[in-house]
Predicted 3D model of a 507-nucleotide part of an RNA (small-subunit ribosomal RNA, 5' domain) from an uncultured bacterium. Its mean pLDDT, the model's own confidence on a scale to 100, is 84. Rfam family: Bacterial small subunit ribosomal RNA. The RNAcentral record of the full RNA draws on ENA and SILVA.

Context: one part of a larger RNA
RNA sequence: GGAUGAACGCUAGCUACAGGCUUAACACAUGCAAGUCGAGGGGCAUCGGGAGCAAAGCUUGCUUUGCUUGCCGGCGACCGGCGCACGGGUGAGUAACGCGUAUCCGACCUGCCCAUGACUCGGGCACAGCCGCUCGAAAGAGCGAUUGAUACCCGAUACGUCGUAUGAGUGGAUCAUAUGAUGAAAGAUUCAUCGGUCAUGGAUGGGGAUGCGUAGGAUUAGGUAGUAGGCGGGGUAACGGCCCACCUAGCCGACGAUCCUUAGGGGUUCUGAGAGGAAGGUCCCCCACACUGGUACUGAGACACGGACCAGACUCCUACGGGAGGCAGCAGUGGGGAAUAUUGCACAAUGGGGGAAACCCUGAUGCAGCAACGCCGCGUGAAGGAAGACGGUCUUCGGAUUGUAAACUUUUGUUCUUAGUGAAGAAAAAUGACGGUAGCUAAGGAGAAAGCCACGGCUAACUACGUGCCAGCAGCCGCGGUAAUACGUAGGUGGCAAGCGUUGUCC
Numbered sequence: 001g002g003a004u005g006a007a008c009g010c011u012a013g014c015u016a017c018a019g020g021c022u023u024a025a026c027a028c029a030u031g032c033a034a035g036u037c038g039a040g041g042g043g044c045a046u047c048g049g050g051a052g053c054a055a056a057g058c059u060u061g062c063u064u065u066g067c068u069u070g071c072c073g074g075c076g077a078c079c080g081g082c083g084c085a086c087g088g089g090u091g092a093g094u095a096a097c098g099c100g101u102a103u104c105c106g107a108c109c110u111g112c113c114c115a116u117g118a119c120u121c122g123g124g125c126a127c128a129g130c131c132g133c134u135c136g137a138a139a140g141a142g143c144g145a146u147u148g149a150u151a152c153c154c155g156a157u158a159c160g161u162c163g164u165a166u167g168a169g170u171g172g173a174u175c176a177u178a179u180g181a182u183g184a185a186a187g188a189u190u191c192a193u194c195g196g197u198c199a200u201g202g203a204u205g206g207g208g209a210u211g212c213g214u215a216g217g218a219u220u221a222g223g224u225a226g227u228a229g230g231c232g233g234g235g236u237a238a239c240g241g242c243c244c245a246c247c248u249a250g251c252c253g254a255c256g257a258u259c260c261u262u263a264g265g266g267g268u269u270c271u272g273a274g275a276g277g278a279a280g281g282u283c284c285c286c287c288a289c290a291c292u293g294g295u296a297c298u299g300a301g302a303c304a305c306g307g308a309c310c311a312g313a314c315u316c317c318u319a320c321g322g323g324a325g326g327c328a329g330c331a332g333u334g335g336g337g338a339a340u341a342u343u344g345c346a347c348a349a350u351g352g353g354g355g356a357a358a359c360c361c362u363g364a365u366g367c368a369g370c371a372a373c374g375c376c377g378c379g380u381g382a383a384g385g386a387a388g389a390c391g392g393u394c395u396u397c398g399g400a401u402u403g404u405a406a407a408c409u410u411u412u413g414u415u416c417u418u419a420g421u422g423a424a425g426a427a428a429a430a431u432g433a434c435g436g437u438a439g440c441u442a443a444g445g446a447g448a449a450a451g452c453c454a455c456g457g458c459u460a461a462c463u464a465c466g467u468g469c470c471a472g473c474a475g476c477c478g479c480g481g482u483a484a485u486a487c488g489u490a491g492g493u494g495g496c497a498a499g500c501g502u503u504g505u506c507c
Base pairs, nucleotide, nucleotide: 001507002506003505004504006503007502008501009500010499013378014377017374020370021336026334027333028332030331031330032329035082036081037080040079041078043075044074047073048072049071050069051068052067053066054065055064056063057062058061089289090288091287098214099213100212101211102210103209104208105207108206109205113202114201115200116199117198118197119196120195121155122154123153124152131144132143133142134141135140160182161181162180163179164178165177166176167175168174187194188193215261216260217259222252223251224250227249228248229247230246232244233243234242264286265285266284267283268279269278270277271276291312292311293310294309295308314325315324316323317322342368344367345366346365350364351362352361353360354359381411382410383409384408391402392401393400394399416444417443418442419441420440421439425434451496452495453494454493455492456477457476458475462491463490464489465488466487472479473478
C1' cells in the first nucleotide's frame, strides 16, 4: 500500500447493488416451514343447495323455524395413490477414494419422463372408517359386528428370469434352438381423455473400482489376527474379508507405516510484476450431520432434519399408574460474545409437490423492514463581488493572515417538501406482494445536509499561549527538567471526505 462477513471512537444528507452469529453443533416459549388427489374408495362429522314432513306468521302460496333424507355441490377423519430421499440449514465429525482430476464397470441399479412392441382375461379373502362395548387422568389401547376400492390374494396367458442340453463364439462375456421351473395387470370419467402390466432401448440420477494430487509433528519407529492372501459359501442392485467356515503366514513401514494434533474438500477469493504466500464468509458443485449413540422398516431411492424403535442426558404434563418433546428450516427468546437484523408482505413472477383441470400447498423464492457493514454514484449550491468590512490570530505596531471567504447582487433546483399523474416486470385472456413504489409534471425554497485525523523526521502541513522529566505523547527514532513547530488549548495549514481515525487478521 492492498484486502476484510469485521469491531471500537467521533461524525452523518440520499439512491442503486451486494452482504449481515466468524463466539455456545448452547438451551429453546410461540407461530408458520409438506402436502395433495372425491376423475381410486366406503362414507357424511361440518357448511351450502334440493326434496319430504310438521309448526308459526299471514298477503293462501310465500316466508321463517324444527325434523328427516348423501339426492346434489362439496368434504373433517379413514382406506388407497403420488410426494414427503427434493427444496432449506449447519460444518460437529472426517487426513479419507472424503474431495479434485483422469480412467474403468465384460461387476451394477434407476420412480416420474421419452421411444418401440405386446397385453389389460377369470375369480376370491379381508381390513380401516362407521356402529356396539370395555380400559385409561391423559397419550392412547383393546374386543365384537359389518363394508368398499386403482388396497390385498389366487388362477390363466407371456418376448422376462433361473436351471439343463446342443451349437456358434477366442476362454469368458454374448447369441440361437430345445426342454423344465417360475413371474403381470385396474380401473375412472362430464367421453375430450387419464391411467394399469410386461419387455427392449434412451435420458436423467445414483452405486462401485483404480492412477495421480490433497495439513503439521520423528521430542510418534515399528504397526497389524479378519490382520494379508486363497478355496467354498452367505449377503448385496453389484464387486469385494463386506460377513462366515477351513487353509496358508502373510501384509504395511524411513519414498514416513502406526500414533498424536489440526481441518469439511473444490470452483474460487485476497495479495503479489510473477513465482509464490494466505483464505475457503456470500454464490455454485461434492461430502457429512440433524439433542447424543445404535438399529432397521417402508420405498425406485433413506438406514430418513420437521418418520419409527431402543438406550442416554435434558425439558415439560400427570389423577404417580404413565405419557410428551427435539429450530444446525423462517422469524423470534435467553445465554455466550467486541459483534451480526423483522415473531413483516405475497405466491404476482421463477421453480418445486399433488391434481385431467380448476386449483391447493410452498418462511424455496420474489419483495419489504433494520444497521454507513461494504462498494459505486450524487449532494451540502453556482456566477459575480475589495472599503481587501467586522471579528479572531500573529505582529518588528508599519502591518500580515483568515480572505472572494462573508455581507451584498444575480441565478439554479440535483437532492428536499407538497400536490397531481403513474409504470415495465404479465409470452393470448385473467392474475402485481413489491407499490400509489420507480418515473413524469407543477409549485415552494439556498432554504434542511461536514466532519474526522494530522502538522519533529520517516510524511503533505507552523505559529502563539499554558505546562515545566509534571501533566502527558509515542508506529520507529524519540519529545517534556522555563523561550516545547513532538504534551494541552487557540489560530492557521495539510490530507481524506459521508465518512475519518484506531484495533484485529492476511499478503